Notes: Predicted 3D model of a 719-nucleotide part of an RNA (large-subunit ribosomal RNA, domain II) from an alkali sediment metagenome. RNAcentral holds the full RNA, with entries from SILVA. It matches the Rfam family "Bacterial large subunit ribosomal RNA".
[in-house]
Context: one part of a larger RNA
RNA sequence: GCCAGGGAGUUCUGGUCAAUGGCGAGGUUAAGCUGGAUUAUCAGCCUAGCCGCAGGGAAACCGAGAGUCCGCAGCCGCAAGGCGAGGGACGGGGUGCGUUCGCCCCCAGUCAUUGGUGGGAGACCCGAAGCCAGUCGAUCUAUACCUGACUAGGUUGAAGCCCUGGGAAACCAGGGUGGAGGACCGAACCGAUAUUGAUGUGCAAAUCAUUCGGAUUAGUUGGGCAUAGGGGUGAAAGUCCAAUCGAGGUUGGGAAUAGCUGGUUCCUCCCGAAACUACUCGCAGGUAGGUCUCGGUCGAGGUAGACGGUGCGGUAGAGCCACCGAUCAGGUGUUUAGCAUUCGAAAGGAUGCGACAUCUUGUCGAACUCCGAACGUGCCGUCGCCGCAGAAGCCGGGAAUCAGGGCAUCUGGGGUAAGCUCGGUGUCCGCAAGGGGAACAGCCCGGCCCGGAGUUAAGGUCCCUAAGUGCUGGCUAAGUGUUAAUCUAAAAAGGGCGUCCACGGUCUCAGACAACUAGGAGGUGGGCUCAGAAGCAGCCAUCCUUUAAAGAGUGCGUAACAGCUCACUAGUCGAGACUGCGGGCCUCUAAAAUGGACGGGGCUAAGCCAGCCACCGAUACUUCGGAGCACCGAAAGGUGAUCUGGUAGGGAGGCGUCGUGCGCGGGUCGAAGUAGGGCCGUAAGGUCCUAUGGACCGCGUUCGAAUGCGGAUCCUGGU
Numbered sequence: 001g002c003c004a005g006g007g008a009g010u011u012c013u014g015g016u017c018a019a020u021g022g023c024g025a026g027g028u029u030a031a032g033c034u035g036g037a038u039u040a041u042c043a044g045c046c047u048a049g050c051c052g053c054a055g056g057g058a059a060a061c062c063g064a065g066a067g068u069c070c071g072c073a074g075c076c077g078c079a080a081g082g083c084g085a086g087g088g089a090c091g092g093g094g095u096g097c098g099u100u101c102g103c104c105c106c107c108a109g110u111c112a113u114u115g116g117u118g119g120g121a122g123a124c125c126c127g128a129a130g131c132c133a134g135u136c137g138a139u140c141u142a143u144a145c146c147u148g149a150c151u152a153g154g155u156u157g158a159a160g161c162c163c164u165g166g167g168a169a170a171c172c173a174g175g176g177u178g179g180a181g182g183a184c185c186g187a188a189c190c191g192a193u194a195u196u197g198a199u200g201u202g203c204a205a206a207u208c209a210u211u212c213g214g215a216u217u218a219g220u221u222g223g224g225c226a227u228a229g230g231g232g233u234g235a236a237a238g239u240c241c242a243a244u245c246g247a248g249g250u251u252g253g254g255a256a257u258a259g260c261u262g263g264u265u266c267c268u269c270c271c272g273a274a275a276c277u278a279c280u281c282g283c284a285g286g287u288a289g290g291u292c293u294c295g296g297u298c299g300a301g302g303u304a305g306a307c308g309g310u311g312c313g314g315u316a317g318a319g320c321c322a323c324c325g326a327u328c329a330g331g332u333g334u335u336u337a338g339c340a341u342u343c344g345a346a347a348g349g350a351u352g353c354g355a356c357a358u359c360u361u362g363u364c365g366a367a368c369u370c371c372g373a374a375c376g377u378g379c380c381g382u383c384g385c386c387g388c389a390g391a392a393g394c395c396g397g398g399a400a401u402c403a404g405g406g407c408a409u410c411u412g413g414g415g416u417a418a419g420c421u422c423g424g425u426g427u428c429c430g431c432a433a434g435g436g437g438a439a440c441a442g443c444c445c446g447g448c449c450c451g452g453a454g455u456u457a458a459g460g461u462c463c464c465u466a467a468g469u470g471c472u473g474g475c476u477a478a479g480u481g482u483u484a485a486u487c488u489a490a491a492a493a494g495g496g497c498g499u500c501c502a503c504g505g506u507c508u509c510a511g512a513c514a515a516c517u518a519g520g521a522g523g524u525g526g527g528c529u530c531a532g533a534a535g536c537a538g539c540c541a542u543c544c545u546u547u548a549a550a551g552a553g554u555g556c557g558u559a560a561c562a563g564c565u566c567a568c569u570a571g572u573c574g575a576g577a578c579u580g581c582g583g584g585c586c587u588c589u590a591a592a593a594u595g596g597a598c599g600g601g602g603c604u605a606a607g608c609c610a611g612c613c614a615c616c617g618a619u620a621c622u623u624c625g626g627a628g629c630a631c632c633g634a635a636a637g638g639u640g641a642u643c644u645g646g647u648a649g650g651g652a653g654g655c656g657u658c659g660u661g662c663g664c665g666g667g668u669c670g671a672a673g674u675a676g677g678g679c680c681g682u683a684a685g686g687u688c689c690u691a692u693g694g695a696c697c698g699c700g701u702u703c704g705a706a707u708g709c710g711g712a713u714c715c716u717g718g719u
Stems, first nucleotide, its partner, number of pairs: 001719006011121003015117009026051003032045004055062002067090004074083003092105005124263002127260001131253006142227002145224006153185003156181001160177007189214003194210002197208002229245001231241002266654006276289005290401002292398006301386003305383009317371001318369002324365003329360007338353006404429007412421002434445003449626007459616003462601003468613001470612006481603002494588003498585004503580005515572005521545003526540003551566001555564002627644002629640004655708001657705003661701006673692008
């Protein structure tokens, strides 16, 4: 892991609500007693007590109805309408000096059973670490004490003493002797430094190997004895106190508590959330409101949508000589006070800056507004929709929710950004299946009762793969592309004599553009400068002539010349050429780590743009049959365009197990159980057959439950 068995909302009590039943201005007994052939018990007695029949007031104390109107159901009525339980309104009353108000009064309770729920109890089950009390432990270990035991061998050589020598002496030196030391080396013994070796389901819940420290000492060790749990002991590490220590073990309080984690067992049907607001020693929890559900009550309106009418508003935008604030460039005026420069002996003056005012010009604002939408919203009306098949409202029982998320959009915070963060609005997911998007909660289409058939949506139609190798006209040559967007897998400024389209301009059969042939001259080597400067280092000027045309020269070149070339002209040729601007597609810009992705194959369309016609394609839509639910109806039957997804959760009805009273059955001609199969039921399940098995079992109905398992690191056993 699997299998079998076990395994979690129970019981008592006193509240509350509902359903059902008894009695009813009353209801009811408790303990106890009595009786009983047959007793899950029943009948009778017992009237203590409890609840109700009156409230108000802290208390003293005082102490309450069968008035009027409206009107649902219903009844009467041919109709109009009348009556009208319950219900509503008004009025009246009791009490409280708390008196512009509160509570109460025109009669309904009580007992029991069952169920829902909250309180007290272990209170759905399992789960702490802990806290307290008693008790047991120092055979481990810590420390002290008593009494014993043990420490191979080697080395060093303190004091003292002796001798010799020196010295006046104190004393010193040398040689011996001596044998000191938390002395040295090193076994036993005690320890445990490193390999961070081996081992690491071990030899071992601390070992093995090598290495290493101490080894006459604060040494090691046997036996005995002492100290005990907030206590001991501690050369102090919170160490050790029996493999347990920042408070031992064990038993008890005890099923401690757990706002936390996990688990919580059969079916179908109806409805169906929330992740918000407020408070909270509150932020993983609660309580109240909101949202869901079920029941009751009431009795006619309700209102999400559209349009119209009438009010409200200061956003988007816009504006700024309409204010406030900011702000570009100027003009003019004022300046009693400022700053700098300047003239002057001073008085005073000049210029610039500044300030203020004003004019012109150019711009801005979430906390500016002379303006000002869309839009939102209050009320009224009309339409639509819902509603006597009972809406809206009101009352009561039961919840769950209080960690939300993505996307779109409007604002904030912060930021490079974010699948970031905080709000508003909408939507989906959450709690939603199906189709599309290759795959993919939140994107696109679209809301799944069951079965059959058809038609479409999004998206697609070469193959994988259902449907066009469809049609018309363009574009692209880059495999660009074949990717709706987000996630997301990329791209920009800026370039392109790539190519297509549109609109201009100039030249052109009096011959354009390109190419080729020829010319491209003279004054002159212009003047200056300079070693030189001759068209062409630089500076100045840039005229005239001959011409078809030719610059005081466009570039290359020379030291300077020369030389080549261009402008310009003619000829050959013969029809377009050059240029500007805008747009489409394409292209460059364009680098990442194993080889690689348009989903793939592949495609020159099977790419892109514009248009058109078919087809495919879902649980959508249509249609046929069936089931359920809601409603109408006495039934038969009918209606449902607007019913049938669903987590938390509320409500309803069932299936099965065990026992039990009553009734009825089956069984050795084979019960239960087990195994395999057939049939029936929407399902839980039921039933039949065969085999096995070898003695009990079932059906209907009442009552009652230790009543349903796949999960809990569940428990026990098996494997």